Molecule: Archaeal signal recognition particle RNA
Organism: Promethearchaeota archaeon
RNA sequence: GGCGGCGGUAGGAUCGGGGAGCCUGUCCUGCCCUGUAACCCGAAAUGGACAUUAUGCGGGGAUCAGCAACCCGAAAGGCGAUGCAAACCAACCGGUUUUAAGACUAGUUGCACGACAGUGAAAUUCCGUCCUAGCGGGCUGGCGGAGAUUCGGCAUCUUCUGUAGGGAAGAUUGUCAGGAUCCUUAUUAGGUGAACCGGCUAGGCCCGGGAGACGAUCUGUGAUUGCCCGAAGGAGCAACCUAAGCCUUGACGUUCAGCGCUGGUAGGGUGCGGAAUGGAGAUCGUGCUUCUGGACACUGGAAUCGGAAGGAGCAUCCACUUAAGGGGUCGCCGCC
Repeated sequence: GGCGGCGGUAGGAUCGGGGAGCCUGUCCUGCCCUGUAACCCGAAAUGGACAUUAUGCGGGGAUCAGCAACCCGAAAGGCGAUGCAAACCAACCGGUUUUAAGACUAGUUGCACGACAGUGAAAUUCCGUCCUAGCGGGCUGGCGGAGAUUCGGCAUCUUCUGUAGGGAAGAUUGUCAGGAUCCUUAUUAGGUGAACCGGCUAGGCCCGGGAGACGAUCUGUGAUUGCCCGAAGGAGCAACCUAAGCCUUGACGUUCAGCGCUGGUAGGGUGCGGAAUGGAGAUCGUGCUUCUGGACACUGGAAUCGGAAGGAGCAUCCACUUAAGGGGUCGCCGCC
């Protein structure tokens, strides 16, 4: 150097790649896309291992000996990703303007149905009710209580008179709660109740007359008193009557007030009830329909402005396929 054989033989190669993200940077776990006949276990995002010789770490495993496996790879195709902008298309969103088809709404035409109607529709008239303004009545409450004349009484003063207490007359002014008459709307009947006046007056007191048996008192031959009577004896306290006032009640008056009472007159309005005339329709609702309008115009249409997932486009990257070309190609044994 050549040929052949064997291979689980120290070793080599493959057992995926990419994007965004994280990071000073690289790989990984995690997320996404994609591929192979092709790995397993362990830890790992407030993270794991590294440092441009970074292209995962720790442990284990499978396949390959053929100019092998395998690696790089211009170029072509190509799933996908990222980014981009003045401009392309665009679902969709919002604004403005406009429009008025649908919807809504106010009326209107016609039809149908329902409710009413000869057990009486519309219409007309009358009455009652309702409202307003007057005029009354009733009930309840509030408020109110006039005057004149005359007689008589009382107070005061004067005069006359009687054996006593007392009696009579007159005047004046004042007063009266008394009588009568008249007028006024102006008072009825009860209860209570002052002060003073007035009326009446038990008891007691005063005056006069009488009797005188007896008693009492007085310091004494008497007197006083107890007793009886008085024309109609007299004055007169208390009580009683009257009395302002208060309470109740009836009547009367009142241009004071109230009342869910009541009567009439005039007017109003068109609701309710009743009656009369009248003699067949009138009203409302619902549905369909004709016509006319309305709007802070709900839905829709158009235009325009703005935004916008996405698509196309451009740029970059890219799994995967093909691939010019290049790299690489182990160990042992035997023979020549």